[in-house]
Context: one part of a larger RNA
Parts: sequence; C1' cells; structure tokens
RNA sequence: AUUGAACGCUGGCGGUAGGCUUAACACAUGCAAGUCGUGCGAGAAGGUAUCCUCGGAUAUGAGUAGAGCGGCGGACGGGUGAGUAACGCGUAGGAAUCUACCUAGUAGAAGGGGAUAGCCCGGGGAAACCCGGAUUAAUACCGUAUACCUCCUUCGGGAGAAAGAAGGCCUCUCUUUGAAGCUUUCGCUAUUAGAUGAGCCUGCGUAAGAUUAGCUUGUUGGUGAGGUAAAGGCUCACCAAGGCGACGAUCUUUAGCUGGUCUGAGAGGACGAUCAGCCACAUUGGGACUGAGACACGGCCCAGACUCCUACGGGAGGCAGCAGUGGGGAAUAUUGGACAAUGGGCGCAAGCCUGAUCCAGCCAUACCGCGUGUGUGAAGAAGGCCUUCGGGUUGUAAAGCACUUUAAGCAGGGAGAAAAAGUUAUAAGUUAAUACCUUAUAACCCUGAUGUUACCUGCAGAAUAAGCACCGGCUAAUUCCGUGCCAGCAGCCGCGGUAAUACGGAAGGUGCAAGCGUUAAUC
Repeated sequence: AUUGAACGCUGGCGGUAGGCUUAACACAUGCAAGUCGUGCGAGAAGGUAUCCUCGGAUAUGAGUAGAGCGGCGGACGGGUGAGUAACGCGUAGGAAUCUACCUAGUAGAAGGGGAUAGCCCGGGGAAACCCGGAUUAAUACCGUAUACCUCCUUCGGGAGAAAGAAGGCCUCUCUUUGAAGCUUUCGCUAUUAGAUGAGCCUGCGUAAGAUUAGCUUGUUGGUGAGGUAAAGGCUCACCAAGGCGACGAUCUUUAGCUGGUCUGAGAGGACGAUCAGCCACAUUGGGACUGAGACACGGCCCAGACUCCUACGGGAGGCAGCAGUGGGGAAUAUUGGACAAUGGGCGCAAGCCUGAUCCAGCCAUACCGCGUGUGUGAAGAAGGCCUUCGGGUUGUAAAGCACUUUAAGCAGGGAGAAAAAGUUAUAAGUUAAUACCUUAUAACCCUGAUGUUACCUGCAGAAUAAGCACCGGCUAAUUCCGUGCCAGCAGCCGCGGUAAUACGGAAGGUGCAAGCGUUAAUC
C1' cells in the first nucleotide's frame, strides 16, 4: 500500500460498486422455455336466456378454454470450478471439414398413395400409466415424374427433390358459398457464393517434487479396409520393431486457463472475487437417440447411493438457475417488483414467454462526497484535575448574544430513461390494378416496474447526528491516584519486587474520524 475479509467498540445521510472464499453437502415450496390457429383435424364446461313431456333441448358462452398431430426453439441465455499439468488455455499459423436461422444468385415447386395421434368404444392397473378395436387430417410420412444442378462412375452410364398457407382482384355458377385464373406476402425443393458459428492439426509458452529413472504393445511406423462432416491407430487385419527420456520421460502432489487484479521506481513477486473470452461439469458412473448443432443442467435409457409414494405388484425425484431451508463455518443478502428499457425464443403481426435483464429490499463490505453548525463571547463562571496553595489547566470551550438551514423531516411542483407498435392520409415500389402488401413522410393516439424518481421551490427549528485507538523508545502525545515481580501489559526492546510517564482508573494530550482498532493474508 492492498483485501470478496472476519472480530471488538461505535454509528447521521447520499452516490457507485460488491456480497457462501467453507460442504461439487442434502434440499420443503414457488417460479426460471416456450411459442405458432397465417401447418392440421377435432373441440368442451360453468354461467345466462328461451322452451319443456321436468328427463332434457335450443341459443349464447365459443370455434373460446384445455388437450393432440405438426413446425421452430428447449445445444442460447443462467450456474459452478469438481475434474483437468492437457493442444485445456494463451499466441502465431495450417488443411482434410460441417454450418439451422440470415444475405445474394440460379433452377424448380408436376401427379399420386397408405397410415397415425386426437375423438369414440372396450379392457387392465392403487397409481404412474398401459393395451385392444373402429374412424380422421396435415407444411407429418412414402412412392412416381422431372433434374438448371449436385453426388458416384469402369466415362458407357447410374442415383437424388419439393408443400402449402394467408390477403386482394377478376371470370363462371341465379345470390350466398365454392372452383379455375391473375397477383402480393410468408413458406417449400435443389444448388452456388457469402456471413456467422463450430470441429480438427501444428510451432512456441504455460506449477512443484529425482527422498519419482527408466516408461510404452495399438505402443511407434507401414500396407489395406472400416469409420467420421473431416486428416489421423480413430478402429481392425497383416507386416516391421519401433517411439519417449537427464533439454527430466514415467510417477506423485497441487491447480480450471487468459485478458487482468494487488504490490513495486522498475525488474519482479503474489493472486485469478466481481466484468469479459475460452474450457470443463450438471446426484455418481456409463450409453446412445433426436437434431444443422448435444452424447443434452430444468430430455431419454441402464447401473449405484440417497429421498419420497405404494393397495408391496410397482412407481417418482435430482437448486453447481432465482429466491429460500437445514448443515458446515470467523463469515456472505429478499421465498420482492416489472417485462417500461436492452437482449433472446416463437409468431405475418398483434402478442405470448423470459428469476436473462432492468429495478427495488438487506449489509459501514469497499471507495467517493456531505453533515453533526457559524460569528461573537473573560466574570477567564461553576465543576473536574493538578498544585510549590500563589496559582495553573480544561478554556472562547460552555453559558449568554447575533445568525444560518446543507443533509434528515414535512408540503408542493416536476424532467429524462419512449422509441416503437397502432389508426388515418400522401408518395414510391410491386402489380392488369387506384385492391392487398412493403417502404418513406406527416398527423393523431397512446405504452414507465423503478417512483412518494432525479431535480426545483416552500416551511419550522441549532433543532435529529461522534466515536475509536494510543500517549517508555521505535512513534505524534504526561501528570496524579491505586497496585506492589501481585494483578496485569507486550509488535520488538522490555515494564511491574512502595513515589510505575510502560499495569488499572482519572484528568489532560496526540492521531484518525462515521468510523477506529485487532486478527488473518499478499507485495
């Protein structure tokens, strides 16, 4: 000088940050990932009204709620640091790869089919849930056709796609409805390029121990095959016998790495909280499925431990998400508000979801700022303490007098964080079109959790606001009383055995100050 600190005494206000360093211990409860009806087929109930044969029916509720199929997203965001001494990280390069959504381009989007959930019926089970039958749709699934193109090829050839939805206009149908056509938007298929993201390889750097000296058999290399998005002993068969190591292999211990942080004149040393990048993990161990992407925190399967339910046959669970509980510990917060902003997912959109985030609550934990009054005031008051008894000191300190009102309190006013979205009008683009749709401009309309906001004004009154440590030397600051090697102090030297500036108290002083000391730790 510093700290994610703790403890003791004390404590007025605000701003900005930070807040389980220990048990990767166990977790009650609530919430943390949904969304789309412009993909699809179905579709309640309560209530209300009317009718009624009193059983019910009809209308509304409502094409609503809640399910199901399907699509996209649950691989992001959030947490933790157990493992890892490693291409894990940092840095500089590389070639044998993939990339949903997004952007730009090219070409297409023809014609068919069979199922299945849901619903209904039946059955089993304590439950979780499961089974059978009948029936149905799709942007779900599967053939056929076509192939700019892509892939394979023995260069002859061979293989490979697709899906519709919504808005508008117009024609036909007597009108409604519906169908064909045109058009716009959102999708769909194939492919090229980009962007973004990811996988892989390599040089160099990256803790301690030699009281660890030898280590290795898929081991090292080759051929061939398999496998992968992709190079590769990645895997397998065969062949060879290699490969690493005193420039420290192997083994053991410790540890997430970095940008950085602290310190220091620097060189260095120590550390890796918050914030940011990367990695790893998600009760322990293993495994794959789906998918553009996972071997997947709030998905699946198996095994183990633990907890819970059970009708004993069988089931359910995973806070190292946000709060919160127990436990451990010297020690670390609310079972709060809002999606208003920023961002994310889904959606044409309106919007919905979002413990990400933005805010608020608690804590002197840290840093910064402000205040606890100002001026005057000598009878140098009283009281305290000391005294050589004359006095000295506390001390202009108080009282008194004259002022001020920051902050806190009360009252009133009051920004910015808000731009969008929506409606209307105009213009441009698109188009057959003045529809629709998109974009731009203008007007209108309205959206704030924070919030009794910041800030401003007014009101009253010195009113509501000072402690802590130290005073032998180091080290700024001394006297008295008590004690008597006792009680005690102490960072080092050392104090205390009858006048202790060193113990305890008091008075005075010194230093910091809403803090001050102590302890721990680093330079």

Model confidence (mean pLDDT): 85 of 100. The part of an RNA shown here (small-subunit ribosomal RNA, 5' domain) has 523 nucleotides and comes from an uncultured bacterium. It matches the Rfam family "Bacterial small subunit ribosomal RNA". The RNAcentral record of the full RNA draws on ENA and SILVA.